Predicted 3D model of a 346-nucleotide part of an RNA (small-subunit ribosomal RNA, central domain) from a wastewater metagenome. It matches the Rfam family "Bacterial small subunit ribosomal RNA". Its family is annotated with ribosome and structural constituent of ribosome in the Gene Ontology.

[in-house]
Context: one part of a larger RNA
RNA sequence: UUGGGCGUAAAGGGUUCGUCGGCGUCCUUUUAAGUUCCAUGUUCAAGCCCAGGGCUCAACUCUGGAAGAGCAUGGAAAACUGGAAGGAUUGAGUUUGUUCGAGGAAAUUGGAAUUCUCGGUGGAGGGGUGAAAUCCGUAGAUAUCGAGAGGAACACCGCGCGCGAAGGCAGAUUUCUAGAACAUAACUGACGCUCAGGAACGAAAGCUUGGGUAGCAAAAGGGAUUAGAGACCCCUGUAGUCCAAGCCGUAAACUUUCCUUGCUAGUUAUCCGAUCUUUGAUUGGGUGGCGUAAGCUAACGCGUUAAGCAAGGCGCCUGGGGAGUACGACCGCAAGGUUAAAACUC
Numbered sequence: 001u002u003g004g005g006c007g008u009a010a011a012g013g014g015u016u017c018g019u020c021g022g023c024g025u026c027c028u029u030u031u032a033a034g035u036u037c038c039a040u041g042u043u044c045a046a047g048c049c050c051a052g053g054g055c056u057c058a059a060c061u062c063u064g065g066a067a068g069a070g071c072a073u074g075g076a077a078a079a080c081u082g083g084a085a086g087g088a089u090u091g092a093g094u095u096u097g098u099u100c101g102a103g104g105a106a107a108u109u110g111g112a113a114u115u116c117u118c119g120g121u122g123g124a125g126g127g128g129u130g131a132a133a134u135c136c137g138u139a140g141a142u143a144u145c146g147a148g149a150g151g152a153a154c155a156c157c158g159c160g161c162g163c164g165a166a167g168g169c170a171g172a173u174u175u176c177u178a179g180a181a182c183a184u185a186a187c188u189g190a191c192g193c194u195c196a197g198g199a200a201c202g203a204a205a206g207c208u209u210g211g212g213u214a215g216c217a218a219a220a221g222g223g224a225u226u227a228g229a230g231a232c233c234c235c236u237g238u239a240g241u242c243c244a245a246g247c248c249g250u251a252a253a254c255u256u257u258c259c260u261u262g263c264u265a266g267u268u269a270u271c272c273g274a275u276c277u278u279u280g281a282u283u284g285g286g287u288g289g290c291g292u293a294a295g296c297u298a299a300c301g302c303g304u305u306a307a308g309c310a311a312g313g314c315g316c317c318u319g320g321g322g323a324g325u326a327c328g329a330c331c332g333c334a335a336g337g338u339u340a341a342a343a344c345u346c
Stems, first nucleotide, its partner, number of pairs: 004317003007300002012314001014201004021194003025088007033081002035077010049065006091191001092188004096183005103177007110154001115149007125136002162169002206247006215241002220236004258313006266290011295302002319346003328339004
C1' cells in the first nucleotide's frame, strides 16, 4: 500500500539469452470485439433529489416520480485500441568493403628472476630485527663463476588506453572462433522493446578424482614482544595457490546508479573509423574531465555516458532489533546456497 519511492536515507535482480505476458513505426481499405451514443426490456430495500400527504410545526414518516447503475436485445458512429487485407521504410536485420582490440579456446615457444642439484674459486660468518633470538654454516654456508632441473608469473611498452554481457582479460607465434565501429549502395519489410517462470555464464575461497608443487602461504611448530599474546614482527611450514575433468553459485559481483527508445546549451582531453580544404576542420561510434545552459536534488552532487523532460517493460522497498534467522520446500558430496516468517522487544 500511494497521485510514494529505489546514487549516499529501506530499496536495481551478479550478468546475458529468452518462453508466457505487457507494450509497439507510417499509409490505405475493411470489420465493429473494446469504446461512445440512442431505444426497448428487465433488476434495484432504504438513502440522496423532485411533487404531494400524515403527526399542531420540524426532525421523523408515508405515497408517487425522477435520477443513476448493472445485464440483455436492437440500432447508430468509426477517431482511437483490437481483428482482416494490401502497401511503405525511418525501427530492426542481412549482404559487401575497410578497420580495431589484454574478447574466447587450443597448441607451440622465449627471456629475466627465485629455489634446488652438481662443479670451480674462497675461508667465517650468513640471515633476520626496533633490538634480538629461533634458523643456516668448517660435513665449507653467505658471496662469486659455470653447467643443469623444475614450477609459476610475464618487467619495460602501459596509459584517466583498449576489449568483453557481467565475472574478467596482458611475454611471443600459429590455428580455430565470437564481436564492435565506420563507409557504401543493394536487399528483407515491423521481423521490434522488455521479460514472471526457465536456461547459460559467473572473482576468490571451498569440495571430489588424478597430476604438479619453484615462490608465496591459512593451519601447525618454534623465536620474540607482552601482564597475557590463541596476534601484529622473525625462522620454518602443510593444505591451497598451478593443470585436467567435475561440483559449488556466492562477493563492497559497486558506477552502491536495471534494460530499451525519443527530446533538452556548451567546452576540453583521448581511443577507433570516414570525408576533405590534411600542424587541421567536419562527421559517426566509444572512454574521461569541467560545467550552472536549462532542469533536477534534502543536501552532497547529477548534468547528451543524467540523478533533466517523457514513454514501454522487469526487479525491488515499506521503522530498528529478532533475521537474511527458524520451519518447510528445492538444490548441493559437503561446506552451504535459494526461497522465507513469527512470537517477543524498543